[in-house]
Context: one part of a larger RNA
Molecule: small-subunit ribosomal RNA, central domain
Organism: Methanothermobacter thermautotrophicus
RNA sequence: UUGGGCCUAAAGCGUCCGUAGCCGGUCUGAUAAGUCUCUGGUGAAAUCCCACAGCUUAACUGUGGGAAUUGCUGGAGAUACUAUCAUGACUCGAGGUCGGGAGAGGCUGGAGGUACUCCCAGGGUAGGGGUGAAAUCCUGUAAUCCUGGGAGGACCACCUGUGGCGAAGGCGUCCAGCUGGAACGAACCUGACGGUGAGGGACGAAAGCCAGGGGCGCGAACCGGAUUAGAUACCCGGGUAGUCCUGGCCGUAAACGAUGUGGACUUGGUGUUGGGAUGGCUUCGAGCUGCCCCAGUGCCGAAGGGAAGCUGUUAAGUCCACCGCCUGGGAAGUACGGCCGCAAGGCUGAAACUU
Numbered sequence: 001u002u003g004g005g006c007c008u009a010a011a012g013c014g015u016c017c018g019u020a021g022c023c024g025g026u027c028u029g030a031u032a033a034g035u036c037u038c039u040g041g042u043g044a045a046a047u048c049c050c051a052c053a054g055c056u057u058a059a060c061u062g063u064g065g066g067a068a069u070u071g072c073u074g075g076a077g078a079u080a081c082u083a084u085c086a087u088g089a090c091u092c093g094a095g096g097u098c099g100g101g102a103g104a105g106g107c108u109g110g111a112g113g114u115a116c117u118c119c120c121a122g123g124g125u126a127g128g129g130g131u132g133a134a135a136u137c138c139u140g141u142a143a144u145c146c147u148g149g150g151a152g153g154a155c156c157a158c159c160u161g162u163g164g165c166g167a168a169g170g171c172g173u174c175c176a177g178c179u180g181g182a183a184c185g186a187a188c189c190u191g192a193c194g195g196u197g198a199g200g201g202a203c204g205a206a207a208g209c210c211a212g213g214g215g216c217g218c219g220a221a222c223c224g225g226a227u228u229a230g231a232u233a234c235c236c237g238g239g240u241a242g243u244c245c246u247g248g249c250c251g252u253a254a255a256c257g258a259u260g261u262g263g264a265c266u267u268g269g270u271g272u273u274g275g276g277a278u279g280g281c282u283u284c285g286a287g288c289u290g291c292c293c294c295a296g297u298g299c300c301g302a303a304g305g306g307a308a309g310c311u312g313u314u315a316a317g318u319c320c321a322c323c324g325c326c327u328g329g330g331a332a333g334u335a336c337g338g339c340c341g342c343a344a345g346g347c348u349g350a351a352a353c354u355u
Stems, first nucleotide, its partner, number of pairs: 003327004007309002012323001014203004021196003025090003028086004033082002035078008048066007093193001094190003097186003105179007112156002116152008127138002164171002208249006217243002222238004260322006268300009278290004304311002328355003337348004
């Protein structure tokens, strides 16, 4: 609960695809279902309004007329809008085609780089390591350190940029193959093919789970050493799962821009990325420099909005379409039930009571 809202007060599903539904560009014709006008029937009575009448008056009651009953139904008409039909048309929305470019977009394979750890050989000798200070720890079976060789796994410095790409999660050494998307330009093709999207489906960081590999470093748990009143911590020495790979599950995050998606409209300034048009310079090179357009991404800000912070053409402004969600705090994202999962748990999701 006909309402008002959802950046931060409660509230935008993590993201996308898409079924039903809802909504939908321009023009023409037809129909007349919705819609509108006229009219017939029906819409009981009481009630309500007006007039008159009856109880001495009033309340009350009766008679007549009216209103209302917002509705249903029959007939006649109107055709702007909505709808339906066109084996009608259109091109601005959407999609396609072609062109040269941009990019850590994805998958697979190969190659490489420094560091680290370990092993071997040589050199070399008493410490090394660590800290606020120490100790645990390593070291005479020769450590730390230096040189050479080898093995292994993980990672990818500089470039790196409020730079780029992706629906989101996310993506960063190099090369190759396969592959997705977007922007710009041409205005060639299709001709509304579109928007949203209940259910549904797919993807979805980290951690976690199952099976098999791998394991350098790091490192929950754990064991020591310190600190401390204590120290189940912070600091130090070790260290198992894990972190990595393959296949399968899980499906959650402050999954955040805490801002749903799509469209239209509304002063500007200044950076930057990609594409295009154009002017100047040119050692002519994908070179330097100016200006404009489109698309993205930042900052500052008019009006407006906002409780304010702030926001402000990337809106939280002005409108439209569709979906999701909120309705005091706690109990509680709990219980119960259902569905999913190997489990952990997830999704859905109360109440008593309390304040």